[in-house]
Molecule: transfer RNA
Organism: Candidatus Peregrinibacteria bacterium
RNA sequence: UGGGGCGUAGCCAAGUGGUAAGGCAUCCGGUUCUGGUCCGGAGAUCGGGGGUUCGAAUCCCUCCGCCCCAG
Numbered sequence: 001u002g003g004g005g006c007g008u009a010g011c012c013a014a015g016u017g018g019u020a021a022g023g024c025a026u027c028c029g030g031u032u033c034u035g036g037u038c039c040g041g042a043g044a045u046c047g048g049g050g051g052u053u054c055g056a057a058u059c060c061c062u063c064c065g066c067c068c069c070a071g
């Protein structure tokens, strides 16, 4: 420098145009003599910016970061 992939909560990880599952952890409450277990509840607008659309995590452009391949 060219090509490809990835980026979603503290961590892991679904989602593939219709308002973001699940698990671990954390916090609150219940249970318990205490802790653990168990039960109920709470928390993310999706790497940044712009565009398309009635509507974008999802499609397009650009930038940033990481990984792989080629020279």
Stems, first nucleotide, its partner, number of pairs: 001070007010024003018054001026042005047063005